[in-house]
């Protein structure tokens, strides 16, 4: 010294908790030894039972008991003081010792006072002790009583009581001298006066007794200063407050009594209320300071609860007395006894606290002359790990790093030199022998030790008898493993647990502490989180709405005095222990002693006097006053035009009116509009202006009266007269209130019409309080600049209102420039968590008042105080959360705002959505209808092929080291192939056939056994890899720099511009990287090489015909390699830029066309059923095999598609043109057979050669003639055809017949911007067969984009956010 926890991340605010320290402690696991210390905190709650004050015969009369002696009738009696019981006396009991219940007080600290006291026993001095006398206790006898006890009579003594005498001394008066802070004091002196002493005792020697005077101890009283909460206690007091007298006292004094007099006490908190004994010290902290008052000391108060006194030197008296209460006890019922807050102990009460011990050995104490007695004061022991301190539970070696136990990647790691084993030692303990100190004491002397046979010493055996708690996610050292699965449970905070938990339980191992460890509880620390030292208040919680102003607080410039604060020296006191520093004593420490320091304070005494403060006296610069101008405030009265409304009359006719549309409303009874008159009331357009004035509320038409304030000037006057202000007062919008007016407009409350799901709203149409005066009240407000007041000082720069001075101006104006005061805006320095303030501070300083101290509960309750009410002020706890905030950043969203851009819209073309029909999900169905995709981004998806197989899914009968793979034993000899037999098949059975080098071997293979195989089982939220989507959008980051406290910013932002973060200017940015683009493949244009299987111009040959065939590279095309386009070039615009726009050349022009190519990153996006893979699950099954069905089902929904509803068409003949593929288990030619599907055949072809292979649409003609048709094909029958072991469920395909729905398709909604939609056909892949599905070709070949306001999606910059799982966000309220 800090740390954790509000955020996506920061910063500040702020609570909240955590690491330490301590304790008379408790509890919980656990316990080996000493030593020292400590132990009812709670019921000051009740107590059995013992014992806790008694002693003196050297005061006294005496002997009940022992003892000793004498005598005895043996029952006892007599003596004696060794000795003593009970009594008289004397001292002591008032101390020790125990609680803290009362007390907030002179109780207690601490320093004065006592000239206002007392003081036994002790000590010093110094003088005395003379001389009389009467009683009673006991005893004795007698009487009452249950007891406790008490009456009576007789007789007796003292250091018990009472008398006289003596007394320098005491006390009283008067008086003289002296002293003192005041009352006054004095062992001064003198004079009168007054009432007082004494005890004895021992053999001696003692001990006493009594006067005074001092000492010492102890005590009363007074008095400064100090130390608890409350104002939701603000007034309290009648012996109160003072004075005369007078009584009490030891002594002051209303202490008490009589009587006069109205006083004392307080916001510097009286009185009440609450709690508490105080203090030295103890914890605790760097100190200030909290906190505490057990043990030990000092001191105070109590003793069953309240009173009261009495003896005594001293009590108003813990183990005394009375008297009342409550309680327990005895009793014969008449009456008695008691008080453990002594030390033990018992019951209660509690979370919780000990023995009915030994001793007077030592210290202390009481009586005694002493011996001695007493003594639960003490000393000791006994229990309690409650606390500190100390020791030990062993020490050296030992590795194959043993077993075991955990974990493991199966290699191994760890536990661990740990242990086993070998060598050693014996502290403690436990056995056995000695055996103190403390005893310098007391006694002539013998003798005396509780503690103790204990501490210590000597032996003797054997590692022997002696470790456990709590933690391990982070704060906090310390981690892995199975169990459990938001269960169980943990938690000091934050938080763990929903199947891979270092956060629960267990275990292994680790870490800390160790005879302890932890847990609770409490202080006080960290908390600068109550801040004196040491904080705040603009927005985090926090300036009183606003002025006057009292009390207090602070206060200009100078002299002089005083010494109150202040500051220095000196002196006392600040108890001992404590603490702290050195020493020293126990074997060390802890404990104990010595010594020294500390006691921060008070008191007093000397001194200094600059500052502060008081008294005296000055001065003008702060304040205030005259005088002169100037703008605006405040009140009353009057009084003006416009404009709403109504009234009357006139003109005039159907609508006005209102609204996003409407509608209620008002109008033919004549509105609205319009003209003319009239009437009432509120507000005052234009000047009007971050202009003006006031303390603040607030003040606007125009005139008079009347008044408060402020600014300039002048520098005549006062002489600090000042600022702030708790308490108080007065002023304070709207709103409400009261009372009596007003009442046009406008308008809470109601009405009623839209709007809505609803609408007690917004928005219309009326309207009553009110709003307007007067006159009282209320006393709030976002009463805000959310920023009190004063006063001084710290750069400007620009407006603007009201003044003065100067210059210019001949004079006015009008500029200038300077000045005072006011009100805005920028902005240095400095502040400041930032924002942001900034001479109008939130800057730097001084004064003084008012608030804050986590968020809710609450500005509420209760109280008080104000109010006619409404209400306001003035203010908590319970309870409950870890947060609730401020400011800024990032990023997401906005029915927020700029700018772009996409088949997003919009122009257009075709299309689903309606029909059949094919597929694909849903959903029902099912023994099973296998799983898996589920908004875009699942649904002609995975599946580029479900009849069996495929297959994963069911039903049946069947297997078990196994359909696969490895590695071993052991036991057979075959295994494979052919055959027959059951059987649906798998699968059994049974035969037949082998090779070489022959006891046996390879390889195989079958059986047992053993490790393993095997899993289309779960988890795609454990993964990897791979795909989708946003999106081919243009974005998305880094490093250095800078800027900020930071998170972050900049850089990427800005003006242009681009398809693009494309590029150019510009700029605290410069650079760069992953994306854009370009380099790749392909089409398009040439050109070059090269020429088969392609090609055929020109040459020759041949053929009904065909590059057919010699040749040939000229084209075509193939393969390969160049060229070429790059805003190069012109011309415009532009910023002399990028770059756009037009042009020219060119095949092709501004990315030429397509394709390949997907940034950081989002969706726990899909996938364990493509592979791989972590954990978990199955192991005669969840493996593996098999034969049959399901994956093809069918009331329904949807989602892609195909065909179609025709005439731009069908249908028949005929006739052109392609491109890309593909073929040897294949294409399959030509030629024959069948209407056909095919069937037969056999040539080519491993392919620029031969084969699929007729391209269809076009085209030409010809027929249909608008019809359910010559459209349209479903269905559906029949008869076939191929494939294939096998077409029933359940293939395709062909011929004939059969001819359903449909006549362009509701709300919706989808593609497409050029060789593209639209339509035509052809080829692939999988595949025995099965394509309307996909992927790929090629033909023919369009219409339209004004434009960016809307939808949808995106990207940029900005703005608002209480959102950050991010708007599908957050969050209010009712109910359940």
């Nucleotide at each position: 010294a800090g740390a954790g926890u509000u955020u996506g991340a920061u910063u500040c605010g702020g609570g909240c908790u955590c690491a330490g320290g301590a304790c008379g402690a408790a509890c919980g696991c656990u316990g080996g030894c000493g030593g020292c210390g400590u132990g009812c905190u709670u019921a000051a709650c009740a107590c059995a039972u013992g014992c806790a004050a008694g002693u003196c015969g050297a005061g006294c009369g005496g002997a009940a008991a022992g003892g000793c002696u004498c005598c005895u009738u043996c029952g006892g009696g007599g003596g004696u003081a060794c000795u003593c019981g009970a009594g008289c006396g004397g001292c002591g009991a008032a101390c020790g010792g125990g609680u803290g219940a009362g007390u907030a007080a002179c109780a207690c600290g601490u320093g004065a006072g006592u000239a206002a006291u007392c003081u036994g026993c002790c000590c010093u001095g110094u003088g005395c002790u003379c001389u009389g006398g009467g009683a009673u206790a006991g005893c004795c006898a007698u009487c009452g009583g249950a007891a406790a006890c008490g009456g009576u009579g007789a007789u007796u003594a003292a250091u018990a009581c009472c008398g006289g005498a003596u007394a320098g001394g005491a006390c009283c008066a008067c008086u003289a001298c002296u002293c003192g802070c005041a009352u006054g004091g004095g062992u001064u002196g003198g004079u009168g006066g007054u009432g007082g002493a004494a005890a004895g005792u021992u053999u001696u020697u003692u001990c006493g007794g009594c006067g005074c005077a001092g000492g010492a101890u102890g005590u009363g009283c007074u008095c400064g200063c100090g130390g608890c909460c409350u104002a939701u206690c603000a007034g309290c007091u009648u012996g109160u407050u003072g004075g005369u007298g007078a009584g009490g006292u030891a002594a002051u004094g209303g202490c008490u009594c009589a009587c006069c007099a109205a006083g004392g006490c307080u916001u510097u908190g009286a009185c009440g209320g609450g709690u508490a004994g105080c203090c030295g010290g103890c914890c605790u902290g760097a100190g200030a300071g909290g906190g505490u008052g057990a043990c030990c000391g000092g001191u105070c108060a109590c003793a069953c609860u309240g009173g009261g006194a009495c003896u005594g030197a001293g009590a108003c008296a813990c183990g005394g007395c009375c008297c009342a209460g409550a309680c327990u006890c005895c009793u014969a019922c008449g009456g008695g006894a008691g008080g453990c807050a002594g030390c033990a102990g018992u019951g209660g009460g509690g979370a919780a606290u000990a023995u009915u011990g030994g001793a007077c050995a030592a210290u202390g104490g009481g009586c005694g002359g002493a011996a001695g007695c007493c003594u639960g004061a003490u000393c000791c022991a006994g229990c309690a790990a409650c606390g500190c301190c100390g020791c030990g539970u062993g020490a050296g070696g030992g590795a194959u790093g043993a077993c075991g136990g955990c974990c493991u990647u199966c290699g191994g790691g760890u536990u661990g030199u740990a242990a086993a084993c070998c060598u050693c030692u014996u502290u403690c303990a436990a056995c056995u022998c000695c055996g103190a100190c403390g005893a310098a004491g007391c006694g002539u002397a013998a003798g005396u030790g509780a503690c103790g046979g204990u501490a210590g010493g000597g032996g003797u055996a054997g590692a022997a008898g002696a470790a456990g708690g709590a933690c391990c996610g982070g704060c906090c050292a310390a981690c892995u493993a199975c169990g459990u699965g938001c269960c169980a449970g943990c938690a000091g905070c934050c938080g763990c647990g929903g199947u891979a938990a270092u956060a629960c339980g267990u275990a292994g191992g680790g870490u800390c502490c160790g005879a302890g460890c932890g847990u609770u509880g409490u202080c006080c620390g960290g908390a600068a989180u109550u801040a004196u030292u040491g904080g705040g208040c603009g927005u985090a919680a926090a300036g009183g709405g606003c002025u006057c102003g009292u009390a207090g607080g602070c206060g200009g410039u100078u002299u002089g005095u005083c010494g109150c604060g202040u500051c220095g020296g000196g002196a006392g006191u600040g108890a001992a222990a404590a603490c702290a520093g050195c020493c020293a004593g126990c074997u060390u420490a802890a404990c104990u002693g010595g010594u020294u320091g500390c006691u921060u304070g008070c008191u007093u005494u000397c001194g200094a006097u600059a500052c502060g403060g008081g008294c005296a006296g000055a001065c003008u610069a702060g304040a205030g006053g005259u005088a002169u101008g100037c703008a605006g405030g405040g009140a009353g009265a009057a009084u003006g035009g416009a404009a709403u409304u109504c009234c009357u009359g006139g003109u005039g006719u159907a609508g006005c009116g209102g609204u996003g549309a409407a509608a209620u409303g008002c109008g033919c009874a004549g509105a609205u509009a319009u003209c003319a008159g009239g009437a009432g009331g509120a507000a005052c357009a234009c000047c009007g202006g971050u202009g003006g004035c006031g303390a603040a509320g607030g003040c606007g038409g125009u005139u008079c009266u009347c008044u408060g304030g402020g600014c300039a000037u002048u520098a005549c006057c006062u002489g600090a007269c000042g600022c702030u202000g708790a308490g108080g007062a007065g002023c304070g919008a709207a709103a409400g209130u009261g009372u009596g007016g007003g009442g046009a407009g406008c308008g809470a409350a109601c009405a009623g019409g839209a709007u809505u799901a609803g609408a007690u709203a917004c928005c219309c149409u009326g309207g009553u309080a009110g709003u307007c005066c007067a006159c009282a009240c209320c006393g709030u407000a976002a009463a805000c600049g959310u920023u009190g007041g004063g006063c001084g000082c710290u750069a400007g720069g620009u407006g603007u209102g009201g003044g003065g001075u100067c210059c210019u101006u001949u004079c006015c104006a009008c500029g200038g420039a300077u000045u005072c005061c006011g009100u805005g805006c920028c902005g240095u320095a400095g502040c400041u968590a930032a924002c942001g303030c900034a001479u109008u501070a939130a800057g730097c300083g001084c004064c003084c008042c008012g608030c804050c101290u986590g968020g809710g509960g609450a500005g509420u309750a209760c109280g008080g105080c104000c109010g006619c009410a409404a209400g306001g002020c003035u203010a908590a706890a319970a309870c409950u959360c870890a947060a609730a905030g401020g400011a800024a950043u990032u990023g997401a969203c906005g029915g927020g705002g700029g700018c772009c851009c996409g088949c997003a819209c919009a122009a257009g073309c075709g299309g689903u959505g309606g029909a059949u029909g094919a597929u694909g999900u849903g959903g029902a169905u099912u023994a099973a209808u296998u799983c898996g995709a589920u908004g875009c981004a699942a649904c002609g998806c995975g599946a580029a092929a479900a009849a069996c197989c495929u297959u994963a899914c069911c039903u049946g009968g069947g297997u078990u080291u196994g359909a696969c793979a490895u590695a071993c034993a052991c036991c057979g000899g075959a295994a494979g192939c052919c055959c027959c037999c059951a059987g649906a098949g798998a699968u059994g059975g049974g035969g037949g056939u082998c090779u070489c080098u022959u006891u046996g071997a390879u390889a195989c293979u079958g059986g047992u056994g053993u490790a393993c195989a095997g899993c289309u089982g779960g988890u795609g939220c454990a993964u990897g890899g791979c795909u989708g989507u946003c999106g081919u959008c243009a974005g998305c980051u880094c490093g250095u720099g800078u800027c900020g406290u930071g998170a972050g910013a900049u850089g990427u932002u800005g003006g242009g511009u681009u398809a693009a973060g494309u590029c150019c200017c510009g700029c605290a940015a410069c650079g760069a990287g992953c994306g854009c683009a370009a380099c790749c493949c392909u089409c398009g244009u040439u050109c070059c090489a090269u020429g088969u299987u392609g090609c055929c111009a020109g040459c020759g040959g041949g053929u009904u015909a065909u590059g057919c065939c010699g040749g040939g590279g000229a084209c075509u095309c193939a393969u390969g390699g160049g060229a070429g386009a790059c805003u190069g070039c012109c011309g415009g615009u532009g910023a002399c830029a990028a770059a756009c726009c037009g042009g020219a050349g060119g095949a092709a022009g501004g990315u030429g066309g397509g394709g390949a190519u997907g940034a950081c990153g989002u969706c726990a996006a899909g996938u364990c059923c493509u592979c791989a893979u972590g954990g978990c699950c199955c192991u005669u099954a969840u493996g593996g095999g098999u034969a049959g069905g399901g994956c093809u089902u069918c009331a329904c929904a949807c989602g892609u598609c195909a065909u179609a509803c025709a005439a731009u068409g069908g249908u028949g003949c005929g006739u052109a043109c392609a491109g890309a593929g593909g073929g040897u288990u294949g294409c399959c030619a030509a030629c024959c057979c069948g209407c056909g599907a095919g069937g037969g055949g056999g040539a080519g072809c491993u392919a620029a050669u031969c084969c699929c292979a007729g391209a269809a649409a076009a085209c030409g003609c010809a027929u249909c003639g608008u019809a359910g048709u010559c459209c349209g094909g479903a269905u559906c029958g029949u008869a076939g055809u191929c494939u294939g072991c096998a077409a029933c469920u359940c293939g395709a395909c062909u011929a004939c017949g059969u001819g359903a729905a449909g006549c362009u398709g509701g709300a919706a909604u989808c593609g497409c911007u050029a060789g593209u939609a639209a339509u035509c056909g052809c080829g692939g892949a999988u595949c025995a067969g099965c394509a309307u599905g996909c992927c790929g070709c090629g033909g023919u070949g369009a219409a339209u984009a004004c434009g960016u306001u809307c939808c949808c999606g995106g990207g940029u910059c900005u703005u608002g956010u209480a959102c950050a799982c991010a708007c599908c966000g957050c969050c209010c309220g009712u109910c359940a």
Description:
Predicted 3D model of a 1376-nucleotide RNA (small-subunit ribosomal RNA) from an uncultured bacterium. It matches the Rfam family "Bacterial small subunit ribosomal RNA". Rfam links the family to the GO terms ribosome and structural constituent of ribosome. Its mean pLDDT, the model's own confidence on a scale to 100, is 84.